[in-house]
Context: one part of a larger RNA
C1' cells in the first nucleotide's frame, strides 16, 4: 500500500426484529445424487448446480447402447470419364441398401461448347457433439444498481507511495454544501429511452353512442353524431418552483399549499475499474493434441421414462373463511391461413360432423375465475381428499407396447396442519383467483406475460448474514 481480526467508530440492506404466507410431515410432477443397466448421451455442484443449457426426449430431436451396413464418404471446392434432369412399378430386406423395369432425349449457344443435375474413378480433402473453458474469442453469472474505480499537472516523502478520494454537514448515491495542497478531468450515480398515473390537441374505422330519428322479442341494429370511452401520434406537467419553520447566511431536512401526481411519483431498460484460472470448445467461433475402412456416416430396434434409497424445486391437500348443486356479474393481456373456427346436429364426456365469418379495434379462441343469490352437507378420514388400480373410449401422429394427452364408469391409498432447521415478501406489494402466450403434429403442476379480489407489520438497530467509509493490531503478501 493491501488483505485479514470472535478489534473500534459511523452507515446501510425483507439483514434481524414486528407481521403474513410457506418449505421441512402425505401423495404426486419435475431436476439432481446415488445405484443399476447393453445404454440409463453430455454439460451445470455452497451462497452464485439441482422445474439449470432443455421456449416442450413415442420415431425424429440424439450426442448414447445393441444389430446390420458405407469408406472421396450425409456436405464443400477441384480433375477426368460417362449420362438430359426426372419418373414409374415390381422382388429381396427390420430398414439403410441391393437388384430388376417402364416412360422421358430438355434449356442457352458464335456449333468448338456452357449451365445446372445424377453416376463411375483417383486423390487433394472432408467429417468428429473427440480432449483441453488451466491455451482462447464472444457471451454470461456473482459481489452489486453495491458507490465505488481512476487520470493529468502541482505538491509531500530518500522511497514503495501519500495527497486529490480524508474532516464537518447532508443524501438512495465520491449527491450536494462548506472546509482544504491541492486544482481539475474521466468511468461510474443522476438525467437523456421506454411503460404508467392527469389534462389538452389532432384523427373518428373495425372501436364510441350523449343527444335526435328510425326499428326489434333484444342487441349500435340502422340513419346519423365527433361530446364521451378508447385506440395513437403530438404536446403540457413536478422544479424542492411557492410558504413556514431548523440548519451554518450553505448544502439540505421537517411541516404545509395547490395539484391527477411531491420530494427518485411506480415500474422497466440500462451493471463502473475488477473479483471468482466462477460458467460455456455441446450455440458459434478458434490454438493445439487425437481419430481416419473410424473417435467418421447410414439404417433399424432400444436407451435418456430403469428404481432399495438421499436432496432441491413445485403441485394438490389434510376441509365449514369449506365441499356439492342450481342462478347471475365485472377483466385485461394476447394468438390466429399448413391457422382460429361460430350458429346448428351426434354424443353423459373427451369430441365427432360441418363449415358461416376471419390474413382479424371487424370474425374465432372465449363461458373468465374467485365474488353475489339460494339450497344441502355439520366434524366424520367425511358429500374432505384425490393416489392407485380395473374396465370402456376419445385425439394427434406412420406409430401411443416399453412411453403421450384428455374423457366416462367403477375403485377410493396416504393424508386431520407437519421435528431439528429453513425460504418469500414493505403496497396494488404478500396471499389468493382465474386467462393468455412461446416451444409444439400431440405432450405443463414448468417457464413468459396479463388482469380480479386484496391484507398485516416496521418499537427498533443489541443479536445473525451480506455491504460501504474511517481507524487500530499484524511474525500474511
Nucleotide at each position: 500500500u493491501g488483505a485479514c481480526g470472535g478489534g473500534g467508530g459511523c452507515c446501510c440492506g425483507c439483514a434481524c426484529a414486528a407481521g403474513c404466507g410457506g418449505u421441512g410431515g402425505a401423495g404426486c410432477a419435475u431436476g439432481u445424487g446415488g445405484u443399476u443397466u447393453a445404454a440409463u448421451u453430455c454439460g451445470a455442484u455452497g451462497c452464485a448446480a439441482c422445474g439449470c443449457g432443455a421456449a416442450g426426449a413415442a420415431c425424429c430431436u440424439u450426442a448414447c447402447c445393441u444389430a446390420c451396413c458405407c469408406u472421396u464418404g450425409a456436405c464443400a471446392u477441384c480433375c477426368a470419364g460417362a449420362g438430359g434432369a426426372c419418373u414409374u412399378u415390381c422382388c429381396a430386406g427390420a430398414g439403410a441398401u441391393g437388384g430388376a423395369u417402364u416412360g422421358g432425349u430438355g434449356c442457352c449457344u458464335u456449333c468448338g461448347g456452357g449451365a445446372g443435375c445424377u453416376c463411375u474413378g483417383a486423390g487433394a480433402c472432408a467429417g468428429g457433439u473427440g480432449c483441453u473453458g488451466c491455451a482462447u474469442g464472444g457471451c454470461u453469472g456473482u459481489c452489486g444498481u453495491c458507490a465505488g474505480c481512476u487520470c493529468g499537472u502541482g505538491u509531500u516523502g530518500u522511497g514503495a507511495a501519500a495527497u486529490g478520494u480524508u474532516g464537518g454537514g447532508u443524501u438512495a448515491a465520491g449527491u450536494c454544501c462548506c472546509g482544504u495542497a491541492a486544482c481539475g478531468a474521466g468511468c461510474g450515480c443522476a438525467a437523456c429511452c421506454c411503460c404508467u398515473a392527469u389534462c389538452c390537441u389532432u384523427a373518428u374505422u373495425u372501436g364510441c353512442c350523449a343527444g335526435c330519428g328510425a326499428g326489434u322479442a333484444a342487441u349500435g341494429u340502422c340513419g346519423g353524431g365527433a361530446a364521451c370511452u378508447c385506440u395513437a401520434a403530438g404536446g403540457a406537467g413536478a422544479c424542492u418552483g411557492c410558504c413556514g419553520g431548523u440548519g451554518a447566511c450553505a448544502a439540505a431536512c421537517c411541516g404545509g399549499a395547490g395539484g391527477a401526481a411531491g420530494g427518485u411519483g411506480g415500474g422497466g431498460a440500462c451493471g463502473a475499474c475488477g473479483u471468482c484460472a466462477a460458467g460455456u470448445c455441446a450455440u458459434c467461433a478458434u490454438g493445439g493434441c487425437c481419430c481416419u475402412u473410424a473417435c467418421g456416416g447410414g439404417u433399424a430396434g432400444g436407451g435418456c421414462u430403469a428404481c432399495a434409497c438421499a436432496c432441491g424445486u413445485g403441485c394438490u391437500a389434510c376441509a365449514a373463511u369449506g365441499g356439492c348443486a342450481a342462478g347471475u356479474a365485472c377483466a385485461a393481456a394476447g394468438g390466429g391461413u399448413u391457422g382460429c373456427a361460430a350458429u346448428a346436429c351426434u354424443g353423459c364426456g373427451a369430441a365427432g360432423u360441418g363449415g358461416a365469418g376471419c390474413c382479424a379495434a371487424u370474425c374465432c379462441c372465449a363461458u373468465a375465475a374467485a365474488g353475489c343469490u339460494u339450497g344441502c352437507c355439520u366434524c366424520a378420514g367425511u358429500c374432505c381428499g384425490g393416489a392407485u388400480u380395473g374396465g370402456a373410449g376419445u385425439c394427434u401422429g406412420c406409430a401411443a407396447c416399453u412411453c403421450g394427452a384428455c374423457u366416462c364408469c367403477a375403485u377410493g391409498a396416504a393424508g386431520u396442519c407437519g421435528g431439528a432447521a429453513u425460504c418469500g415478501c414493505u403496497a396494488g406489494u404478500a396471499a389468493u383467483c382465474g386467462u393468455g402466450g412461446a416451444u409444439c403434429a400431440g405432450a405443463a403442476u414448468g417457464c413468459c406475460a396479463c388482469g380480479g379480489u386484496g391484507a398485516a407489520u416496521a418499537c427498533g438497530u443489541u443479536c445473525c448474514c451480506g455491504g460501504g467509509c474511517c481507524u487500530u493490531g499484524u511474525a500474511c503478501a

About this RNA
A computed fold for a 477-nucleotide part of an RNA from Cobetia amphilecti, annotated as small-subunit ribosomal RNA, 3' major domain. The coordinates come from a structure-prediction model, not an experiment, and the mean pLDDT is 84. The RNAcentral record of the full RNA draws on ENA. The source organism's lineage runs through Bacteria, Pseudomonadati, Oceanospirillales, Halomonadaceae and Cobetia.